[in-house]
Predicted 3D model of a 1519-nucleotide RNA (small-subunit ribosomal RNA) from an uncultured bacterium. The RNAcentral record of the sequence draws on ENA. It matches the Rfam family "Bacterial small subunit ribosomal RNA".
RNA sequence: AGAGUUUGAUCCUGGCUCAGAACGAACGCUGGCGGCGUGCCUAACACAUGCAAGUCGAACGAGAAACUCCGGGCUUGCUCGGAGAAGUACAGUGGCGCAUGGGUGAGUAACGCGUGGGUAACCUACCCUUGAAUCUGGGAUAACCCCGCGAAAGCGGGACUAAUACCGGAUAUGGUUCCAUAAGCCUCGGCUCUUGGAAUUAAAGGUGACCUCUUCAUGAAAGUUGCCGUUCAGGGACGGGCUCGCGUACCAUUAGCUUGUUGGUAGGGUAAUGGCCUACCAAGGCUACGAUGGUUAGCUGGUCUGAGAGGAUGAUCAGCCACACUGGAACUGGAACACGGUCCAGACUCCUACGGGAGGCAGCAGUGAGGAAUUUUGCGCAAUGGGGGAAACCCUGACGCAGCAACGCCGCGUGAGCGAAGAAGGCCCUCGGGUCGUAAAGCUCUGUCAAGUGGGAAAAAAGCCUUUCGGUUAAUAGCCGGGAGGUCUGAUGGUACCACUGGAGGAAGCACCGGCUAACUCCGUGCCAGCAGCCGCGGUAAUACGGAGGGUGCAAGCGUUAAUCGGAAUUACUGGGCGUAAAGCGUACGUAGGCUGUUAUUUAAGUCAGAUGUGAAAGCCCCGGGCUUAACCUGGGAAUUGCAUUUGAUACUGGAUAACUAGAGUCUGGUAGAGGGUAGUGGAAUUCCACGUGUAGCGGUGAAAUGCGUAGAUAUGUGGAGGAACAUCAGUGGCGAAGGCGACUGCCUGGACCAAGACUGACGCUGAGGUACAAAAGCGUGGGGAGCAAACAGGAUUAGAUACCCUGGUAGUCCACGCCGUAAACGAUGUCAACUAGCCGUCGGGUUCUUUUAUGAACUUGGUGGCGCAGCUAACGCGAUAAGUUGACCGCCUGGGGAGUACGGUCGCAAGAUUAAAACUCAAAGGAAUUGACGGGGGCCCGCACAAGCGGAGGAACAUGUGGUUUAAUUCGAUGAUACGCGAGGAACCUUACCUGGGCUUAAAUGCAGAACGACGUACCGGGAAACUGGUACUCCCUUCGGGGCGAACUGCAAGGUGCUGCAUGGCUGUCGUCAGCUCGUGCCGUGAGGUGUCGGGUUAAGUCCCAUAACGAGCGCAACCCCUAUCGUUAGUUGCCAGCGGAUAAUGCCGGGGACUCUAACGAAACUGCCAGUGUAAACUGUGAGGAAGGUGGGGAUGACGUCAAGUCAGCACGGCCCUUAUGUCCAGGGCUACACACGUGUUACAAUGGCCGGUACAGAGGGCAGCUACCUGGUGACAGGAUGCAAAUCUCGAAACCCGGUCCCAGUUCGGAUCGAAGUCUGCAACUCGACUUCGUGAAGGUGGAUUCGCUAGUAAUCGCGCAUCAGCCACGGCGCGGUGAAUACGUUCCCGGGCCUUGUACACACCGCCCGUCACACCAUGGGAGUGGGUUGUACCAGAAGUAGGUAGCCUAACCUUCGGGGGGGCGCUUACCACGGUAUGAUUCAUGACUGGGGUGAAGUCGUAACAAGGAACC
Repeated sequence: AGAGUUUGAUCCUGGCUCAGAACGAACGCUGGCGGCGUGCCUAACACAUGCAAGUCGAACGAGAAACUCCGGGCUUGCUCGGAGAAGUACAGUGGCGCAUGGGUGAGUAACGCGUGGGUAACCUACCCUUGAAUCUGGGAUAACCCCGCGAAAGCGGGACUAAUACCGGAUAUGGUUCCAUAAGCCUCGGCUCUUGGAAUUAAAGGUGACCUCUUCAUGAAAGUUGCCGUUCAGGGACGGGCUCGCGUACCAUUAGCUUGUUGGUAGGGUAAUGGCCUACCAAGGCUACGAUGGUUAGCUGGUCUGAGAGGAUGAUCAGCCACACUGGAACUGGAACACGGUCCAGACUCCUACGGGAGGCAGCAGUGAGGAAUUUUGCGCAAUGGGGGAAACCCUGACGCAGCAACGCCGCGUGAGCGAAGAAGGCCCUCGGGUCGUAAAGCUCUGUCAAGUGGGAAAAAAGCCUUUCGGUUAAUAGCCGGGAGGUCUGAUGGUACCACUGGAGGAAGCACCGGCUAACUCCGUGCCAGCAGCCGCGGUAAUACGGAGGGUGCAAGCGUUAAUCGGAAUUACUGGGCGUAAAGCGUACGUAGGCUGUUAUUUAAGUCAGAUGUGAAAGCCCCGGGCUUAACCUGGGAAUUGCAUUUGAUACUGGAUAACUAGAGUCUGGUAGAGGGUAGUGGAAUUCCACGUGUAGCGGUGAAAUGCGUAGAUAUGUGGAGGAACAUCAGUGGCGAAGGCGACUGCCUGGACCAAGACUGACGCUGAGGUACAAAAGCGUGGGGAGCAAACAGGAUUAGAUACCCUGGUAGUCCACGCCGUAAACGAUGUCAACUAGCCGUCGGGUUCUUUUAUGAACUUGGUGGCGCAGCUAACGCGAUAAGUUGACCGCCUGGGGAGUACGGUCGCAAGAUUAAAACUCAAAGGAAUUGACGGGGGCCCGCACAAGCGGAGGAACAUGUGGUUUAAUUCGAUGAUACGCGAGGAACCUUACCUGGGCUUAAAUGCAGAACGACGUACCGGGAAACUGGUACUCCCUUCGGGGCGAACUGCAAGGUGCUGCAUGGCUGUCGUCAGCUCGUGCCGUGAGGUGUCGGGUUAAGUCCCAUAACGAGCGCAACCCCUAUCGUUAGUUGCCAGCGGAUAAUGCCGGGGACUCUAACGAAACUGCCAGUGUAAACUGUGAGGAAGGUGGGGAUGACGUCAAGUCAGCACGGCCCUUAUGUCCAGGGCUACACACGUGUUACAAUGGCCGGUACAGAGGGCAGCUACCUGGUGACAGGAUGCAAAUCUCGAAACCCGGUCCCAGUUCGGAUCGAAGUCUGCAACUCGACUUCGUGAAGGUGGAUUCGCUAGUAAUCGCGCAUCAGCCACGGCGCGGUGAAUACGUUCCCGGGCCUUGUACACACCGCCCGUCACACCAUGGGAGUGGGUUGUACCAGAAGUAGGUAGCCUAACCUUCGGGGGGGCGCUUACCACGGUAUGAUUCAUGACUGGGGUGAAGUCGUAACAAGGAACC
């Protein structure tokens, strides 16, 4: 410090997720030791039991017993007395403490807390210090005793007694109050203080020492003295009370709150100020800088995180606050309205004799409950600290320790070295090997921890006793300090630590291994089981599931989960945005607020600097120290960014004062304008009415129909009525804040601009709330209504058509008045101001110049437009009218959906508007641009694509293939184009893969191992449909005799499979398409995907070439090179040829010869837009051009770019994986692939006279041939047969038809057509039944040119005619592949159909239009709104009620201290009563939670229904 995830890819926006740290944690697996910490986060739920606050006899009175001893009585085991126990225990009066310590966080949004001040408005027991005192009297009362009540708790009555308990009096250094008085200080109202006077106000003793003085005389009393205590004052310290500034959560869907409320006066009350309380008076006080209300919450130092700023948090430790079963109340006290006190009310629990009582663990342990979850009913006061005491000492669940828990942090160990036969074993494997792995074993060592044995600290200093020195003192008391000696104190714990013993012995797991993210293979599974933090894995080859091997990470732990910060600049102060991604209010005016021109003086609030105080300790950080180290503990420092006080500075901001004119405004003179309001006027057009002319249609549409019209329409003429809107001008022209404004005229009226001066003197900008205006539609009342036109009706269209189209048509549109307040109210761009290159239009105004009637030019100013530099932007784009650079102010945004919805509020007559969530759900949603693909988008171009022609198919019969059906089987594959005379270039058996039946376990190949053998084979006999099987006979080689070789059979490994997967593959092939395309290197452009090149203008069959050009070049394709063919030449002539010469024949290149010709087959030539003319820059095109055999790629072939279709083929072959192994292998016989109501494709033959038949007769090319082609002869009507000859071929052989000539037929189901059937044959073959071809004779079906639709072909082509070959015994061949003969017609042209290419455009598509995608309905689940209501919580208001307590009053009753005239009084108490008030109750509201028949929409859900709304012009442009 970043990473993953939206896309085919890219950039951006934006969310989600991860890696880090951390935890009072919990859960899963595992677990050796030690140190230091930590441990009910939930029910402030309920609590059994024990303990947690007592102490003092030196304040006081009283005072046992057990037991021991002694004595008495006598019923010798009982009783009485005494002494000790003992002035002890328990209890009581009194003092101090119990308000600290300890716990918890319910309440509290507050002066509660934090920080800094104030108290001149206060208190402070114990402690320190100073001063002065401590005199003299009195009456009670508990305990104890007696009586009584009660179950108990406890209570009442009588009698006695003490005090440092209580009370009276005296005194007053002083204090307090009042009066008078002088001074100082300051916050101006007080404080402090001098002097004088008046009134008032205290106390308690206890315990030691001593005998100098007095009295008794061991010694006491008084006295003296010490200590502790008591009282009154002054001061201090400590602690507290009150008060103020600032800070301190969320909600405005909480906007108004308040009557003791705000203030005053007087009084009361308090330690003290104060409405704290009361009476009276006034009517105030708080609030948008958030009152009031609601929700949540103890606050802080700190803790976690973070670079920081921040964010989250408030366990342990420390400070403050609050609380103590719930609510209320006071008492005591220095302090409480009191955790282990009191009273009352309530709930709960317990005891009870039913009458009454008792209790409060949020102290330490512990129990139950709750919960995912949190410990022992331990030891000790040894240390530290606290209470009491003079002290010893007592008390102390504070505290110190131990126990439990890997809960956390820190440390240590589980061994170390050598060790390759790289062991065994596991796993993988390409079968070679690799890996676990020096790992183990083995050898040599060490001894931490644990275990055992032994030793063994520190934490202890005080205290007390004795003694000594010094100080204080009158003192050798006492106290304080130092020294010496003695005594005594350890819970932890025999712990830390040390030594020894033995021996590698007792001690490793957890998670992960697709990417992020370090780490890979095998097996199993087969969208199942499962995983998952995000993206996503799993549908038969899963590095993602489960297991294994291996690896990676951490380690006594490791993972998971929850919650926090970070990453997240994803709330942006540091540090974000708003044209299109979320985001500028529809517009203006304007209140508060924020901001504000120039100069000068002053002030010093902000600001800056210094100083002082504070910012507790602990913690963090730095430097040291102590535990073996660390964690931990500890000393010092720094820091604590803050607050307050004070002294300075004065640039800027603010305040005050004085001035200025550049901002803003006023005045004068002009200008343009659909700016607004109102009144009037006008013409064109539509419609309607009246009349005339006139006749059959009009109207409307893609085409129609509804509609109107013979009752006279439409058309046309004249006249009239009425309403609405204002053509042309008209313009990226004008005006207005926006909405918006368009005939003409008058009146009223707002704003803007220009020119030149004068004036005011910052008067300004923005603007939360607020106010005004605000299109269309809509609403209310009343008018008006021509045209148009929601709704509605009808007609069409359609599968439907509640639409689009048509005919009608009502609200409405118009006017007046009043509402509504919204729009894609858009420049999707808030207002104001300043600055920053230019160029070109246009509207309004002005100045100057010119050629001065015009026009034009330059400059300037205000609008309104188009380009464009810099800059900005994700890009698109913006660009002085900014989206640039800055300033001021306002509004708004924070993932998509849910939702601009619900609820609540406000507004509205309503419709609705405005403000505005949550649950739940997804991992995206989105912007711009790129490349493709697509479009019922556009442009250009091509192709037998259409058109123009010729001939077919579709109708018939037959052949053949396919589907379907059938079958035991009809083997399998191919299925739009790109399957269907296709694999198959040849199924009677074989083929053959299928079926039925019969057999074998190996028919064939290879090698190894094992054990046994001499087989195998041949011959013969038998069974059988065959395969196969049974039997008989014969039988190896070498040898050193040990054995070896060879061989086949057997067993195992293997083999075999046309079994599956063409979606695991290779190879091959089809198709787009012989279409002209597809790419690369370097450069350049772009953030990038990518673009450029390859686009543009021409041209071409062509990305062919030329020109232009940020491109320049290159590659695969095109073309050419190759083959055939068309012309010629050279060479060569056999088997080919024969002109000339010669010979021979009935005739023939038959022979001698010849190379001239044809031909053969090798090499060459020739054609290149080369020449000419025209056009053109060129490329090139045009031409009846010339020449030439051929002319513009001459004709044909071979040749198929990058890629597409998961196209086809596992059955041609090869091959991964899976499957079968007495069978899915293999052999055999027979059958099937040839079936047949039917449908389709491809063909053949025809329907006839351009023909059929008969007779005669002519001309090819290319091929084949020895298990072959066969001349020739003979036989047969013929297929063919019997002889026989030549030829392994330019030698022999197979061989044309149409054509032509002559004849016949005469338009008919025929002398057309030949299917079908019958009979007889031929040939092949082991065999023609299923199931061959051919021949002859006979038979003679459909069919008379074929519907919708559809195919081929542009020249030697179509059409037509025959010939050959492969396969092959034969052939179902009418198929396929070739060959030649005869030999046409047409093309105006590119609108349309199909396919393709290039450019461009739109896109929400990218599996790419066979795409994407919307809504209702149906089903399941989830959360939520409404809902007659119902049940809780909280709370307001009004009223009733009124416990305990306090205060006031007081008729009744009681009463020690003081006074008394002895009657009583004063004072007090009880009771009663008044006021306040808790609980409780009644009524009525508010708010919140839960629930509710039914109901509304929403969300989610592999394959439901209906349509097709959107995305392309999405087929009606969309909103």